RNAcentral holds the sequence, with entries from Rfam. This is a predicted structure of a 72-nucleotide RNA (transfer RNA) from Castanea mollissima. It matches the Rfam family "tRNA". It is annotated as a transfer RNA. Rfam links the family to the GO term triplet codon-amino acid adaptor activity. NCBI's taxonomy places the organism under Eukaryota, Viridiplantae, Embryophyta, Fagales, Castanea.
Parts: sequence; C1' cells; structure tokens
RNA sequence: UCCUCAGUAGCUUAGUGGUAGAGCAGUCAGUUGUAAACUGAUUGAUUGAAGGUUCAAAUCCUACUUGAGGAG
Repeated sequence: UCCUCAGUAGCUUAGUGGUAGAGCAGUCAGUUGUAAACUGAUUGAUUGAAGGUUCAAAUCCUACUUGAGGAG
C1' cells in the first nucleotide's frame, strides 16, 4: 500500500429496508433469622462518526475511523 471481516445497552450478542430484541449485570419487591439461590417487576443502546439513496436506513452506497486476519 492492497484485500477480507467486524464495530448495536456496563458485558456477550440477535436483527438482509417498515416501532432496535435477548441473555448476563444493575435497581425494586417477594421469599429467608441473615445471605445465596429462586420468583416477579423494572431501568438502560436513536446502532463507531460524516455524507448520500429512499416515503422510510442498524440494514443499501461513498469516503473516514478503530480492531482482527491475510497478501506484498
């Protein structure tokens, strides 16, 4: 320098154009002599950042950025 893949909640991640979901974690309550475990409820991401296409973009396109792998 070039090629490929990835970036979504505190963490791990789902979502191939039509209201961003789940698990763990957190908070509250129940249960218990206390705690753990368990049960119920609840909080939290406008999707790495910019622009474009579209009635509508996490999703498609462009350049950028961060990480991983590969080629030279």

Model confidence (mean pLDDT): 81 of 100.